Model confidence (mean pLDDT): 84 of 100. Predicted 3D model of a 515-nucleotide part of an RNA (small-subunit ribosomal RNA, 5' domain) from an uncultured bacterium. The full RNA is in RNAcentral, with records from SILVA.

Context: one part of a larger RNA
């Protein structure tokens, strides 16, 4: 000098774009953050319409009511499907194939999506909801009975998929891989909408796409005042397990394996694209944004599923908090706001799904604290303003003075203008896309026009040298200053104040840290 997720002191007009718990991975009141589909299913309810029935009123026309029926529309607790494994947060742990980079998988998986091939035949038994009853303070259950399905089960059919042998071609770096032929075995399915056409689904399979799993080479902090470490340890055989290679697991056998090219141990730490600095090499760093990883009160475990060992799922144990009728229950903000605590220190319990994106749905649409916006903070960067031109009797006042004057100083006053920002009034967007129409949180915002008046808008640090900028007074090794050298003990340009000057400017200084 540059830089910062900064803080502190003094000061503070406006706008744009960013950015904002670095500390206690501390504890959390309250609200919201993941639902959706009635075009899978039964059931229940509401509304409208219609034709009848019954009862009542009426002489009649007709009216009122009730329970059913039909049609249409709407709602949804439950069963069922898809989603909830994404999106969002945090950086505790991790020195590791975690990450980066380059490869391998002849050892693998992939819901939804795309393309191709083929198919969906015949049956069955349940169960929630519901009803009855019952236990419990509650949370929540028990028993009996009834019912549906794209829920569940059985049988049939089926190959280029799977398995078993037989014959056979081609290929590879190895285990081996890719085919061809005929034979055998075990295996699938679901319907819904529509007047129909057809559409949406279902089953098996081949391929693609996307996303992942696993393995390997190389790279990745400090301490040797850590020198030896290791028993599933190292290898083999067999078996099990997995989507899949493998001590991944188990049994048996062998005695190996790693290490000064730093094993093992200890400390510290999420890694990277990047960021800061630097001429570069390098050094430092990993906030925001993007990629990967890990975690979700602490520890452990599996279930479901294409996918989790699952932040707003389950089970067990623990700590903590809450409710209780004392028998027993409930909870997890490192989601968005917000609270308490900690701290030098870090924001609103806001608006909207209008846009972008996501889940579900045939769609209309619903949900979305992702996101888009607004709010707060000079926290940062950038832009603008606080007026412009003229104006010497160089006014007054202040300060200094050798008392002549000098300086503040064109500065002010005064004259002539301008109208940015702010203020008031008028107009008023783009962002909105599909054939048309409709659809904007931001927002009456940006922007445009008009009006009035210099009016509402300047501070902070420094002035011995380094280092741009000097005098007076006060003080008298005191009070104080100070980044370093050092100033102050009676003329202090170094302390305090004033005048003057220098620097930067809505900021200026200080502190901390990095280069």
């Nucleotide at each position: 000098g540059g830089a910062u997720g900064a803080a502190c002191g003094c000061u503070g007009g406006c706008g744009g774009c960013g950015u904002g718990c670095c500390u206690c991975a501390a504890a959390c009141a309250u609200g919201c953050a993941a639902g959706u589909c009635g075009a899978g299913c039964g059931a229940g309810g509401c509304u409208a319409u219609g034709a009848a029935u019954u009862a009542c009123c009426g002489c009649a026309a007709g009216g009122u009511a009730a329970g059913g029926c039909a049609u249409a529309g709407c709602c949804u607790a439950g069963c069922g499907g898809c989603g909830a494994a994404c999106g969002g947060g945090u950086g505790a742990g991790u020195a590791a194939c975690a990450c980066g980079u380059g490869g391998g998988u002849a050892a693998c998986c992939u819901a939804c999506c795309u393309g191709g091939a083929a198919g969906a035949c015949a049956g069955g038994g349940a169960u929630a909801a519901c009803g009855a009853u019952u236990c419990g303070a509650a949370a929540g259950g028990g028993u009996c009975g009834c019912u549906a399905a794209u829920a569940c089960c059985u049988g049939a059919u089926a190959a280029u998929a799977u398995c078993c042998a037989u014959c056979u071609g081609c290929c590879g770096g190895a285990u081996g891989g890719c085919g061809g032929a005929g034979g055998g075995a075990a295996g699938a399915a679901a319907g819904g909408g529509g007047a129909a056409a057809c559409c949406c689904g279902c089953u098996u399979u081949c391929a693609g796409a996307u996303g992942g799993g696993c393995c390997c080479g190389c790279g990745u902090c400090c301490c040797a005042u850590c020198a030896g470490c290791u028993a599933g340890u190292u290898g083999g055989u067999a078996a099990g397990g997995u989507a899949a290679a493998g001590g991944c697991u188990u049994a048996c056998c062998a005695a190996g394996g790693c290490g000064a090219c730093g094993a093992c141990g200890g400390g510290u730490a999420g890694c990277c694209g990047g960021u800061c600095u630097g001429a570069g090499a390098g050094g430092a760093u990993g906030u925001a944004c993007g990629g990967c990883c890990a975690c979700a009160c602490u520890g452990g475990g599996a279930c479901u599923g294409a996918g989790a060992u699952a932040c707003g799922g389950c089970c067990c144990a623990g700590a903590c908090u809450c409710c209780u009728a004392c028998g027993g229950g409930a909870g997890g903000c490192a989601g968005c706001a917000g609270u308490u605590g900690g701290g030098a220190a870090u924001c609103u319990u806001a608006g909207g799904c209008a846009a972008u994106g996501g889940a579900c749905g045939a769609a209309a649409g619903u949900c979305u604290g992702a996101c888009c916006u607004a709010g707060c903070g000079a926290c940062g960067c950038c832009g603008c303003g606080u007026g412009a031109g003229g104006g010497a009797a160089g006014a007054a006042g202040g300060c200094c003075u050798u008392c002549g004057g000098g300086u503040u100083g064109u500065a002010a006053a005064c004259c002539u203008c301008u109208g940015u920002c702010a203020u008031g009034g008028g107009g008023g967007a783009a962002g909105a896309a599909g054939g048309a129409a409709g659809u904007g949180a931001c927002g009456g915002u940006a922007c445009c026009c008009c009006a009035a008046g210099a009016g509402g808008a300047a501070g902070c640090c420094c002035c011995u040298g380094c280092u741009a900028a000097c005098u007076a007074c006060g003080u008298g090794c005191c009070a104080g200053c100070a980044g370093c050298c050092g100033c102050g003990g009676u003329a202090a340009u170094a302390c305090g104040u004033a005048g003057g000057g220098g620097g930067c400017u809505a900021g200026c200084g200080u502190u901390a840290u990095c280069c």